[in-house]
Context: one part of a larger RNA
RNA sequence: CUGGGCGUAAAGCGAACGCAGGCGGCCCGGCAAGUCGGGUGUGAAAGCCCGGGGCUCAACCCCGGAAUUGCACUCGAAACUGCCGGCCUUGAGUACGGGAGAGGGAAGCGGAAUUCCUAGUGUAGAGGUGAAAUUCGUAGAUAUUAGGAGGAACACCCGUGGCGAAAGCGGCUUCCUGGCCCGAUACUGACGCUCAUGUACGAAAGCGUGGGGAGCAAACAGGAUUAGAUACCCUGGUAGUCCACGCCGUAAACGAUGAGUGCUAGCUGCUGGAAAUGUCUACCGUUUCAGUGGCAAAGCUAACGCAUUAAGCACUCCGCCUGGGAAGUACGGCCGCAAGGCUAAAACUC
Repeated sequence: CUGGGCGUAAAGCGAACGCAGGCGGCCCGGCAAGUCGGGUGUGAAAGCCCGGGGCUCAACCCCGGAAUUGCACUCGAAACUGCCGGCCUUGAGUACGGGAGAGGGAAGCGGAAUUCCUAGUGUAGAGGUGAAAUUCGUAGAUAUUAGGAGGAACACCCGUGGCGAAAGCGGCUUCCUGGCCCGAUACUGACGCUCAUGUACGAAAGCGUGGGGAGCAAACAGGAUUAGAUACCCUGGUAGUCCACGCCGUAAACGAUGAGUGCUAGCUGCUGGAAAUGUCUACCGUUUCAGUGGCAAAGCUAACGCAUUAAGCACUCCGCCUGGGAAGUACGGCCGCAAGGCUAAAACUC
């Protein structure tokens, strides 16, 4: 390379949008590029293969054939692919009527709690721990009452509940705004799927500028513990955590499972909708669509397990793997303010 693979053995890009490219529904007609068939030319010789012959055999040599799977021209076929024209509605979409939701952005508001400040009551302790100490307190702490300030987060509701492409999203109200589901008709008429490069998104930590700072808390300091204790425990405490704008672009970014479409037994729970039907009409049962869980048949799997939300049966497109270490490192390039990120070896070694 071919091949075989990618839940856990190496392997699904963190996730999406999407140009090029690849692939693409039903029917009719045409063309004949691909495709298939015939013919002609060419495909040097030698060699390989087959048949025959010559050196006493063989090696070697000679003759003939086959092969040379290719290319070009030409004649034909029209099922499939392609191209052109026309038609269709089931894929996709639009309009209409309903529905659920922590989906996103902005502004305003609310109560509980912590801390601090002021004032009152009140007096000797309070904190903290396995036990202590550092620490706070007679300059009046802790406790308690009233008032005030400020920041951050939203108990109960809360649910293998919901929404979002993923990251993620949870007090209340208003404004702006994206997507999704169901129903019934009408319309467009393949307008689709995937996607290298690219683009925008992307937890936490971190970085820049300016604000903010209640609680928590890397670093740091002290107290303990200990043989030591650069820890675990305790008392403090700065970055940070919060906001605005700009960077960073990573993660066990996980379902460790790419996206799309079709097909393949069931049982059961939950969420959102719909319909008629069933002596049910507030409700319950049945059916059905979308989502989200549990179990399980066939099948698959090395096993574990997966099983209509597939890891089953198939197709399309993309990404990725190819023994362990060296190493996700060096070098180079690109990106970044930096931290670093992306791309990515080899010697050597087992």

Annotation: A computed fold for a 350-nucleotide part of an RNA from an uncultured prokaryote, annotated as small-subunit ribosomal RNA, central domain. The RNAcentral record of the full RNA draws on ENA. Model confidence (mean pLDDT): 88 of 100.